[in-house]
Context: one part of a larger RNA
RNA sequence: CUGGGCGUAAAGCGCGCGUAGGCGGCUUGCCAAGUCGGAAGUGAAAGCCCAAGGCUUAACCUUGGAAUUGCUUUCGAAACUGGUGAGCUAGAGAAUGGUAGGGGAUAGUGGAAUUCCUGGUGUAGAGGUGAAAUUCGUAGAUAUCAGGAGGAACACCGGUGGCGAAAGCGACUAUCUGGACCAUUUCUGACGCUGAGGCGCGAAAGCGUGGGGAGCAAACAGGAUUAGAUACCCUGGUAGUCCACGCCGUAAAUGGUGGAUGCUAGAUGUUGGGGCCUUGAGCUUCAGCGUCGUAGCUAACGCGUUAAGCAUCCCGCCUGGGGAGUACGGUCGCAAGAUUAAAACUC
Numbered sequence: 001c002u003g004g005g006c007g008u009a010a011a012g013c014g015c016g017c018g019u020a021g022g023c024g025g026c027u028u029g030c031c032a033a034g035u036c037g038g039a040a041g042u043g044a045a046a047g048c049c050c051a052a053g054g055c056u057u058a059a060c061c062u063u064g065g066a067a068u069u070g071c072u073u074u075c076g077a078a079a080c081u082g083g084u085g086a087g088c089u090a091g092a093g094a095a096u097g098g099u100a101g102g103g104g105a106u107a108g109u110g111g112a113a114u115u116c117c118u119g120g121u122g123u124a125g126a127g128g129u130g131a132a133a134u135u136c137g138u139a140g141a142u143a144u145c146a147g148g149a150g151g152a153a154c155a156c157c158g159g160u161g162g163c164g165a166a167a168g169c170g171a172c173u174a175u176c177u178g179g180a181c182c183a184u185u186u187c188u189g190a191c192g193c194u195g196a197g198g199c200g201c202g203a204a205a206g207c208g209u210g211g212g213g214a215g216c217a218a219a220c221a222g223g224a225u226u227a228g229a230u231a232c233c234c235u236g237g238u239a240g241u242c243c244a245c246g247c248c249g250u251a252a253a254u255g256g257u258g259g260a261u262g263c264u265a266g267a268u269g270u271u272g273g274g275g276c277c278u279u280g281a282g283c284u285u286c287a288g289c290g291u292c293g294u295a296g297c298u299a300a301c302g303c304g305u306u307a308a309g310c311a312u313c314c315c316g317c318c319u320g321g322g323g324a325g326u327a328c329g330g331u332c333g334c335a336a337g338a339u340u341a342a343a344a345c346u347c
Base pairs, nucleotide, nucleotide: 003319004318005317006316007301008300012315014201015200016199017198021194022193023192025088026087027086028085029084030083031082033081034080035077036076037075038074039073040072041071042070049065050064051063052062053061054060091191092188093187094186095184096183097182098181099180103177104176105175106174107173108172109171110154115149116148117147118146119145120144121143125136126135162169163168206247207246208245209244210243211242215241216240220236221235222234223233258314259313260312261311262310263309266292267291268290269289270288271287272286273285274284275283276282277280296303297302320347321346322345329340330339331338332337
């Protein structure tokens, strides 16, 4: 390279937007680049292959044919691809009217609880554990009542329920704002799909500057346990966790399953809409989220209209284990490091 693959064996980029490129609905006219057919020229000879012939045979040699799958020119064909013109509405988008939602941002507000402070009541313990001790407490703790301060998180509702591209999102109110779904079938008329590079978003931890700091808590200290105990348990406790701005760019970033479109039995539960009537545990139709299951697929497990089935298009990735997601170099970063990514050697 031709292939074969990517849920769990190696392999789907964490997710999106989008450039180039690749691919692309229905009808029709034209062109004839691709495509197909005819003809001509060329495709040196020798060799290879086939046939016949010449040396007594063979090797060898001679003659003829075939082949030279290609290129150029020319004459045609017009189904398909392409180009161009015209049209269409089933893809896509817009409009109008509705609907649900922890989608996002900012500001404000609330109650419960923890901790701390002040005051009252009150007295000897409290706390903690397997058991203890460190610890707190007669300078009045724990408990209880009242008041205050401050930070963080929002019980119940709550649900294989909702929303979001993913990361993720949960008290309430207001403002700003993104997307989705349903109905009408009014408009545009292929405007589409994917997407190398690129750009953006991206949990936690970590980093920079400035705030904040209740609880929790790496590090650290002490008490236990133990042969030891740099742990598990306990008492403390600093970064951090929170906010603003700026970095980092990684995760078992998982559905371990890239995106889009079409096709291929059903049953059942549930969320959000619509339609119909005989108003019912009703029928039906869209869009989601689950469970079971037919055909089919799969090495099996399992998947099964939310496919891992049947197909098409585009991208990414894999090619024995270790060495190694490492070294070197490049790029990015304040750093931590990230990304791209080998080889020797070895089994």
Record summary: A computed fold for a 347-nucleotide part of an RNA from an uncultured bacterium, annotated as small-subunit ribosomal RNA, central domain. The RNAcentral record of the full RNA draws on ENA and SILVA.